[in-house]
Context: one part of a larger RNA
């Protein structure tokens, strides 16, 4: 290069937007890039293949013919493909109307726990564990009763429920704003798909600064078990967790399953939505559309299994693998403030 692959064996980029690019809906007409036929010139000679013939065969060697799968002219063909020009609406996307929904962002308030603080009431013990201790405690704890004060998180509601591109997102209320879905009609008319490179977001944990700091709790201390216990268990506890602005760019970032379209029996839930039928009810029952589950058939699959939310038939695009260890490491480089992340080998050895 051609290949076979990527749920779990080696492999789906953490997710979106989006540039080159790559590929494209239906009809007409012109045009002839690309494709497709002829025809002419070329395409050295040897050699290779084929015949025949010459060395006593053969090796070699003559002579003839294919062949030289290309180029280059020049005449066609017009289905495809390109391109140009008209159209069309089934894709795509606009207005109109409705309802759903922890999407996002910044403000406002809100109870219940928790720890403090002060005040009463009250005594001798609390609190912890398998048992214990440290710790707290008559300087009056614990308990209980008021009052205040402070950060954090938001029970019930809560659902294999919603949203949201992913990461995520759950008190309540404005305010601002993004998607999606559902009717029906109008209008744009291929305006689409994928997406090397950019870009943008992107959990916790880490880092820079300036707040806050209540419960929790890496580090660290003690108590405890222990043959030792730099742990499990207990009492404190500092970074952190929390909020502003900025970096970090990673994850079992998983559905371990890349986007998009389209196709191919069916049972049963559940969410949002319209229609039908019905008192004319918001119920049930029937339909459909978007979602989310479960079971399951065909086909698929090494097998577990998947199975209209495909791992099943297809198509277009991008990413990745290609024997285990070396190693996701050395060097170089780009990135960052570090921590480091990105990119990414070899020797060796099995």
């Nucleotide at each position: 290069c051609u290949g076979g692959g990527c749920g779990u064996a080696a492999a789906g980029g953490g997710u979106g937007c989006g540039u080159a690019g790559g590929c494209g809906g239906u009809c007409u007409g012109a045009u002839g890039u690309g494709u497709c036929a002829g025809a002419u010139g070329u395409g050295a000679a040897a050699g290779c293949c084929c015949a025949u013939g010459g060395c006593u065969c053969a090796a070699c060697c003559a002579u003839g013919g294919a062949a030289c799968u290309g180029c280059a002219u020049u005449u066609g063909a017009a289905a495809c493909u390109g391109u140009c020009a008209g159209a069309c609406u089934a894709g795509a996307g606009u207005a109109u109307c409705g309802g759903a929904g922890a999407g996002g962002u910044a403000g406002a308030u809100g109870g219940a726990a928790u720890u403090c603080u002060u005040a009463g009431u009250g005594u001798a013990g609390c609190g912890g564990u398998g048992a214990a201790a440290u710790g707290c405690g008559u300087a009056g704890a614990u308990a209980u009763u008021a009052a205040g004060a402070a950060g954090a998180a938001c029970a019930c509601c809560a659902g294999c429920g919603g949203c949201g591109a992913a990461a995520g997102c759950g008190a309540u209320c404005u305010a601002c704003u993004g998607g999606a879905c559902g009717a029906a009609u109008a209008c744009u008319g291929a305006c689409g798909c994928u997406g090397a490179g950019g870009c943008a977001c992107g959990a916790a944990a880490g880092c820079c600064a300036g707040g806050g700091g209540a419960g929790c709790g890496a580090a660290g201390a003690g108590g405890a078990u222990u043959a030792g216990a730099u742990a499990c268990c207990c009492u404190c506890g500092u970074a952190g967790u929390c909020c502003u602005g900025g970096c970090c760019a990673u994850a079992a970032a998983c559905g371990g399953u890349g986007u998009a379209c389209a196709c191919u029996u069916g049972g049963u839930g559940u969410g949002g939505g319209a229609g039908g039928c019905u008192u004319u009810a918001a119920c049930c029952c029937c339909u459909u559309c978007c979602g989310u589950g479960c079971c399951g058939g065909a086909g698929c699959a090494a097998a577990c299994g998947u199975g209209u939310u495909a791992a099943g038939u297809g198509u277009a695009c991008c990413g990745c693998c290609u024997g285990g260890g070396g190693a996701g490491u050395a060097c170089g480089g780009u990135c960052g403030c570090a921590a480091g992340a990105c990119u990414a080998a070899a020797a060796c050895u099995c």
A computed fold for a 350-nucleotide part of an RNA from a metagenome, annotated as small-subunit ribosomal RNA, central domain. The RNAcentral record of the full RNA draws on SILVA.